[in-house]
Context: one part of a larger RNA
RNA sequence: CGUUGGAAAAUUGCGAAGAGCUGACUCUAGUACGAGAGGACCGAGUUGGACACAUCCCUGGUGCUCCAGUUGUCGUGCCAACGGCAUAGCUGGGUAGCUAAAUGUGGACAGGAUAAUCGCUGAAGGCAUCUAAGCGAGAAGCCCCCUUCAAGAUGAAUUUUCCCCCUCACUUUCGGGUGAGUUAAGAUCCCAUGUAGACCACAUGGUUGAUAGGAUGGGUGUGUAAGUGUCGUGAGGCAUUAAGCUAACCAUUACUAAUCGAUCGAGCGG
Numbered sequence: 001c002g003u004u005g006g007a008a009a010a011u012u013g014c015g016a017a018g019a020g021c022u023g024a025c026u027c028u029a030g031u032a033c034g035a036g037a038g039g040a041c042c043g044a045g046u047u048g049g050a051c052a053c054a055u056c057c058c059u060g061g062u063g064c065u066c067c068a069g070u071u072g073u074c075g076u077g078c079c080a081a082c083g084g085c086a087u088a089g090c091u092g093g094g095u096a097g098c099u100a101a102a103u104g105u106g107g108a109c110a111g112g113a114u115a116a117u118c119g120c121u122g123a124a125g126g127c128a129u130c131u132a133a134g135c136g137a138g139a140a141g142c143c144c145c146c147u148u149c150a151a152g153a154u155g156a157a158u159u160u161u162c163c164c165c166c167u168c169a170c171u172u173u174c175g176g177g178u179g180a181g182u183u184a185a186g187a188u189c190c191c192a193u194g195u196a197g198a199c200c201a202c203a204u205g206g207u208u209g210a211u212a213g214g215a216u217g218g219g220u221g222u223g224u225a226a227g228u229g230u231c232g233u234g235a236g237g238c239a240u241u242a243a244g245c246u247a248a249c250c251a252u253u254a255c256u257a258a259u260c261g262a263u264c265g266a267g268c269g270g
Base pairs, nucleotide, nucleotide: 001152005163006162007161008160009159010158011157015149016148017147018146021049022048023047024046025045026044027043033038051106052105053104054103055102059100060099061098062097066093067092068091069090070089071086072085073084074083075082076081111143112142117137118136119135120134164269166181167180168179169178170177171176182267186264187263188262189261190206191205192204193203194202211257212256213255214253215252216251217250218249221245222244227240228239229238230237231236
């Protein structure tokens, strides 16, 4: 821009893409078969491999600063306590998120038309013949079935709901047309953001508010803070104290910030 008034939602599915793999074992059954050796079809079940998708409850990894320990040195006047630098100084752990080695799921089942092939009936050609007319069976393949996208499918689909009979100018074949403005439903800008993300888009929210921050409570992690007391000559130990601190997590709470606003957008549509 189109889809022939303008919107908000919910759908259909023309079509497209994806997927499509396979082993072993058990039962049937040591059965059928076979002199024996050996050893099934058909059917039923179990468990894997690779691949794919999803997820983070579990097992782990990471987690650039959440907690703790610790070395050297400098600083805060000193002690103590802290801070800076040294690869994040080094080391031990670790929330959210991300993630695989983690754990869920998938290939199917059913149906249709067929290939090779196997048939029924059956003439030409008194027989025979699956074929000439006619009718069947038959594959990991084809069409469906399964997953995703999908009406620009210009063949532009369907359903539901919402809004509207405005003003001026020019023009007219008097039906109307063109331009400008102003609004409706609605949308956008703008702002707070993230389940989204390169940007855009998408999604949530904007005081009739939990969108983010903060605060409060909880969770998680770390592992018992500082100060004081006490024991020890001392390094230190113990008690107060499962303390103190705690990122991205959960809940509550308008304390702070989403202010005020601006713009676009039909004219009842043969």
Large-subunit ribosomal RNA, domain VI from Entomoplasmatales bacterium EntAcro1, 270 nucleotides, folded computationally.
Its Rfam family is "Bacterial large subunit ribosomal RNA".
The coordinates come from a structure-prediction model, not an experiment, and the mean pLDDT is 88.
The full RNA is in RNAcentral, with records from SILVA.